[in-house]
Context: one part of a larger RNA
RNA sequence: GCCAGGGAGUGUGUCUGUUUGACGAGUCUAACCGGAGUAUCCGGGGAGGCGUAGGGAAACCGACAUGGCCGCAGCGCUUUGCGCGAGGGCCGCCGUCUUCAAGGGCGGGGAGUCAAACGGGCACGACCCGAAACCAGAUGAUCUACGCGUGGGCAAGAUGAAGCAUGGCGAAAGCCAUGUGGAGGUCUGUUAGGGUUGGUGUCUUUCAAUACCCUCCCGUGACCUACGUGUAGGGGUGAAAGGCCCAUCGAAUCUGGCAACAGCUGGUUCCAACCGAAACAUGUCGAAGCAUGACCUCUGCCGAGGUAGUUCGUGGGGUAGAGCUACCGAUUGGAGGGUCCAACUCCGAGAGGAGUUGGCCCUCCUGUCGAACUCCGAACCUACGAACGCCGUCGACGCAGGGAAUCCGGUAUGCGGGGUAAGCCUGUGUACCGUGAGGGAGACAACCCAGAGUUAGGUUAAGGUCCCAAAGUGUGAGCUAAGUGCGAUUGAAGGUGGUCCCGAGCCCUAGACAGCCGGGAGGUGAGCUUAGAAGCAGCUACCCUCCAAGAAAAGCGUAACAGCUUACCGGCCGAGGUUCGGGGCGCCUAAAAUGAUCGGGGCUCAAGUUCACCACCGAGACCUAACGGCACGCGUUACAGCGUGAUCCAGUAGGUUGGCACUCUGUUCGGGCGGAAGCUCGGGUGAGAACUCGAGUGGACCGAAUGGGGAAGAAAAUCCUGGC
Numbered sequence: 001g002c003c004a005g006g007g008a009g010u011g012u013g014u015c016u017g018u019u020u021g022a023c024g025a026g027u028c029u030a031a032c033c034g035g036a037g038u039a040u041c042c043g044g045g046g047a048g049g050c051g052u053a054g055g056g057a058a059a060c061c062g063a064c065a066u067g068g069c070c071g072c073a074g075c076g077c078u079u080u081g082c083g084c085g086a087g088g089g090c091c092g093c094c095g096u097c098u099u100c101a102a103g104g105g106c107g108g109g110g111a112g113u114c115a116a117a118c119g120g121g122c123a124c125g126a127c128c129c130g131a132a133a134c135c136a137g138a139u140g141a142u143c144u145a146c147g148c149g150u151g152g153g154c155a156a157g158a159u160g161a162a163g164c165a166u167g168g169c170g171a172a173a174g175c176c177a178u179g180u181g182g183a184g185g186u187c188u189g190u191u192a193g194g195g196u197u198g199g200u201g202u203c204u205u206u207c208a209a210u211a212c213c214c215u216c217c218c219g220u221g222a223c224c225u226a227c228g229u230g231u232a233g234g235g236g237u238g239a240a241a242g243g244c245c246c247a248u249c250g251a252a253u254c255u256g257g258c259a260a261c262a263g264c265u266g267g268u269u270c271c272a273a274c275c276g277a278a279a280c281a282u283g284u285c286g287a288a289g290c291a292u293g294a295c296c297u298c299u300g301c302c303g304a305g306g307u308a309g310u311u312c313g314u315g316g317g318g319u320a321g322a323g324c325u326a327c328c329g330a331u332u333g334g335a336g337g338g339u340c341c342a343a344c345u346c347c348g349a350g351a352g353g354a355g356u357u358g359g360c361c362c363u364c365c366u367g368u369c370g371a372a373c374u375c376c377g378a379a380c381c382u383a384c385g386a387a388c389g390c391c392g393u394c395g396a397c398g399c400a401g402g403g404a405a406u407c408c409g410g411u412a413u414g415c416g417g418g419g420u421a422a423g424c425c426u427g428u429g430u431a432c433c434g435u436g437a438g439g440g441a442g443a444c445a446a447c448c449c450a451g452a453g454u455u456a457g458g459u460u461a462a463g464g465u466c467c468c469a470a471a472g473u474g475u476g477a478g479c480u481a482a483g484u485g486c487g488a489u490u491g492a493a494g495g496u497g498g499u500c501c502c503g504a505g506c507c508c509u510a511g512a513c514a515g516c517c518g519g520g521a522g523g524u525g526a527g528c529u530u531a532g533a534a535g536c537a538g539c540u541a542c543c544c545u546c547c548a549a550g551a552a553a554a555g556c557g558u559a560a561c562a563g564c565u566u567a568c569c570g571g572c573c574g575a576g577g578u579u580c581g582g583g584g585c586g587c588c589u590a591a592a593a594u595g596a597u598c599g600g601g602g603c604u605c606a607a608g609u610u611c612a613c614c615a616c617c618g619a620g621a622c623c624u625a626a627c628g629g630c631a632c633g634c635g636u637u638a639c640a641g642c643g644u645g646a647u648c649c650a651g652u653a654g655g656u657u658g659g660c661a662c663u664c665u666g667u668u669c670g671g672g673c674g675g676a677a678g679c680u681c682g683g684g685u686g687a688g689a690a691c692u693c694g695a696g697u698g699g700a701c702c703g704a705a706u707g708g709g710g711a712a713g714a715a716a717a718u719c720c721u722g723g724c
Stems, first nucleotide, its partner, number of pairs: 001724006011124013026050003032044004054061002064092001067091004074084004093108006127267002130264001134257006145231009154221001156188003159184001163180007193218003198214002201212002233249001235245003270659006280293005296403006305391003309388009321376001322374002328370003333365006340359008409433010438449003453627007463617003466601003472614001474613006485603002494588003498585010515572005521545003526540003551566001554565003628649002630645005660713001662710010678697008
């Protein structure tokens, strides 16, 4: 890993609801006793419980065996309706408490009790498995830590303390030298023995649950070691690392409490039918939980209206937008004025006067803004009413009760708040995913189309029609030359004599624009400056003449001249030219990490793009046919059968309902050595769980119907056991 077998909502008590049954103003026995055919059963047992009266804290007091009206079902009738009308509703009346009173609270015209089954709550192991832990009692110091007792062990060499001797010196204390001596937690050391620094070597299903090799440290000491002995779990021991205390240590091990508790993870076993959520609000030592409400489902009651849509009418609203000489607040420039303020200038001896600038205020013109501004003001929303539509006696709306799930949501879009932003955080309305399949978007939860019983045939939607790949190399007219594009995956400010279109101004056959040819002069080398300054370093001025025209010169150039152009004029030529504004498609701007790409191939009067048009393809959508289910109606003793459904058929959590299979058992009825169960293979039926038939194998039990009882269904739990 695979297979087989095992493997998870159970039991008791109690409360509550539903269903069925028994008795009923009552109902039930409990313990226990007696009998017997002895766990069953029969008879007793009413102790006691619940109910039959409530109100009040209590003292205490103490109720409609029916008065009125309406009216569902139902019944009757002379049937667009009328009458009666159980149950039901509205009044009335009564009990009690409060109480001066009024008003109010609770109760009143009899339904309960017991049993069984099922749904749910609570207590228990309580659907199953799962901790780390906590407590108690025991067992451990044969490992290891430390202490104590009795023993054992340490080649060889080196160094050479104290002391001593001799000699020398000294007044002495003493010092020095040479010997001798043999100290030391001294040195070297693969002595024995002990340790374990580095290789972060080898090994790492190992030789080994800590090893191997090399290297290294200690090796007369706080040394190593044998044996004996002591200290025990919140305790020991510790030259202290939370180390060690038998491969176990931030509290040993074993057994018990114990099925500890777990708001946390995982798992939880057959089929089908109907409906079908929530990820929100409030509270919470609450935030991974729970309760209540909202939302889902089922049941009962009631009995006639209801209101998701559209339109109209009457009200409400102050958003979007807009506006501000309509307020509040902000705000550009100019002109005029006012006097209030400040500074400065001038006049004056001073008082004061005149003026300039700035601030403030006013008027006019001009340019702008505001979630917490509004003279205005939609769409839209909303209350009530009406009409239409839709739903409803096949029971809507409403009321009551049983059962839940959910309280991590997400995305798109409209409108917000925060943030530079985010596949960001946080609101709100709607839709979708969640719980939604099918077609399209290359693949792609929430984007587009579309909401799905089964089986067929057809028609369309979104999207497409050169090939992959179903359908046009479709028609007409443009644009693009960038492979732009063929992408739902953006490309900016800025720039562009790329190209197409539209509009306007000016020039133009008295000849425009461009080009070519020619002229481009004289006073004069203007004056000044300067070494020089001649159109062209600089300063000043910028005249006049001849002219078709020609600057006191717009550039280049020279040391200064010279020289070359330009403006300006004529000629040649012969039809548009030039400037501005707007638009379409392009271009530049344009950088990312392994090799590129529109899904690919590939595509250029497209297979790109814009406009118009015609065909076709394309889904589970729509249409048609048949069938199934469900609901409703008719029908039947009950099945069967028939009819209607445009407005029924997706579905997680979940609610409700029906069925299949397994095992044991009561009753009834069957099969089996003329071959049971089981197994293997094959045929058939059913929507399915499943059932049934045949053959082979096998060799002794098995089944159906109807009741009852369950250790009653396996793919998952790092599930358990076994096999391979």
Molecule: large-subunit ribosomal RNA, domain II
Organism: Halobacterium noricense